[in-house]
RNA sequence: AGCCUUGUAGUUCAACGGAUAGAACGGAGGUUUCCUAAACCUUAGAUCGGGGUUCGAUUCCCCGCAGGGCUA
Numbered sequence: 001a002g003c004c005u006u007g008u009a010g011u012u013c014a015a016c017g018g019a020u021a022g023a024a025c026g027g028a029g030g031u032u033u034c035c036u037a038a039a040c041c042u043u044a045g046a047u048c049g050g051g052g053u054u055c056g057a058u059u060c061c062c063c064g065c066a067g068g069g070c071u072a
Base pairs, nucleotide, nucleotide: 001071002070003069004068005067006066007065010025011024012023013022018055027043028042029041030040031039048064049063050062051061052060
C1' cells in the first nucleotide's frame, strides 16, 4: 500500500429491508429469609461517525474511524 472481515445494553450474542431493536449474564428495586446466598416479580440500559439508495435501513451502497486477518 492492496484485499477480506468485525463493529448493537456494562459483558457475550440475536434481529427476511417493515414490530416498541430482543435474550442470557451483570446492575437497581421489591417478595421470601434471623442474615447471606438461591428462587420469584418488577425495572433502567445499546445500533462506531458522516453521507447515499428506499415509502421505510441494525440490515444495502460510498467515505472515514477502531479491532482482527491475508498478501506485498
Description
This is a predicted structure of a 72-nucleotide RNA (transfer RNA) from an uncultured Bacteroidales bacterium. Model confidence (mean pLDDT): 80 of 100. Rfam family: tRNA. Rfam's curators write: Transfer RNA (tRNA) molecules are approximately 80 nucleotides in length.